[in-house]
RNA sequence: AGAGUAUGCCAGACGAUCGCCGGGAUACGAUAAAGUAUCCGGGAGGAAAGUCCGAACACCACAGGGCAGGAUGCUCCAUAACGUGGAGUCGCAGUGAUGCGAAGGCAAGUGCAACAGAGAGCAGACCGCCUUCUGCUGCAGGCAGAAGGUAAGGGUGAAAGGGUGCGGUAAGAGCGCACCAGUGUUCCGGGCGACCGGAGCAGCUGGGUAAACCCCAUCCGGUGCAAGACCAAAUAGGGAAGCGUAAGGGUGGCCCGCCCUGCUUCCGGGUAGGUCGCUUGAGACCGUCGGUAACGGCGGUCCUAGAUGAAUGGUCGUCACUCUGUUUUCGGGUAACCGGGGCAGGGAACAGAAUUCGGCUUACGGCUUACUCUGACC
Repeated sequence: AGAGUAUGCCAGACGAUCGCCGGGAUACGAUAAAGUAUCCGGGAGGAAAGUCCGAACACCACAGGGCAGGAUGCUCCAUAACGUGGAGUCGCAGUGAUGCGAAGGCAAGUGCAACAGAGAGCAGACCGCCUUCUGCUGCAGGCAGAAGGUAAGGGUGAAAGGGUGCGGUAAGAGCGCACCAGUGUUCCGGGCGACCGGAGCAGCUGGGUAAACCCCAUCCGGUGCAAGACCAAAUAGGGAAGCGUAAGGGUGGCCCGCCCUGCUUCCGGGUAGGUCGCUUGAGACCGUCGGUAACGGCGGUCCUAGAUGAAUGGUCGUCACUCUGUUUUCGGGUAACCGGGGCAGGGAACAGAAUUCGGCUUACGGCUUACUCUGACC
């Protein structure tokens, strides 16, 4: 200098002025309320987003157990909890820093796999190799056919049922043996553990696929602040008491009785509307201690938006950041040029709270620090 990897941080600052939202104080308002005026201080984010997980909170449901369904799936730790995080293990990728992994079981069962190939899962004889028999022949042999043996060699394939060698055999074969690899198992050492290292034993060699069905283990009730609670108008229903029994209707063959229709008063539910829930909370910041860390303990300080058609904005000035151009300036250099200063112009992303937290994911501008690899020079 180039190419990368990881971590952390910021999200322009200050002032003036005009507004918007919601508070507080004071004055007027009758010493209440509504309201008006003045002043004071507050007013988006790292993701407020997606609404994907986990909780708090609220209401509904619920004896217990099972089925179905869903989620998760190496270990230890953290946490209110998590499918999240931290530190590790193993595997894979990368020269490396480092990254990624739903990382239990295919040796429980069922299923699936194009093409090629003789054969693709209780393996498989196409060529080849070997034996026997028959025939032919130019006869220690060769050729053809038949029956059988064979997984050494060839060929097909992504994959052909461990590998190399020696022995063995008619030819071969873990058929036997040595070594290597894997699996299982016994033990020793290290680690809380996943696991790692080592020694031995067993020829045990059992292809892939479970984000295929499935099996195993663990966990899971539903709905979301439009939850829910309270106050409560007009109008129309409902209930109770009273008035009137004057009239009409129903019941009944008729009378009494009962019921409905009327008026007055009271009560109750719900709607419109309003209030609460609502922002003090697993809270933020600082310090310190413990821990590799996630995180936790202790102490101190602080209160930091609560709108409901939904506020958090506009303008101006100065400064900072960054980019481009320019420069009769300064420093370095032989020079090309590099760095500082001045001047002019530009840029500043993604995005907008709505009950509240902890995460994840996605969008997006910039900066710092540490580390890795490559090249050149000292």
This is a predicted structure of a 378-nucleotide RNA (Bacterial RNase P class A) from Desulfobotulus alkaliphilus. Its Rfam family is "Bacterial RNase P class A". Rfam links the family to the GO terms dimeric ribonuclease P complex, tRNA processing and ribonuclease P activity. By type it is a ribozyme. Its mean pLDDT, the model's own confidence on a scale to 100, is 77. It was read from a public genome assembly, where an Rfam model found it. NCBI's taxonomy places the organism under Bacteria, Pseudomonadati, Desulfobacterales, Desulfobacteraceae, Desulfobotulus.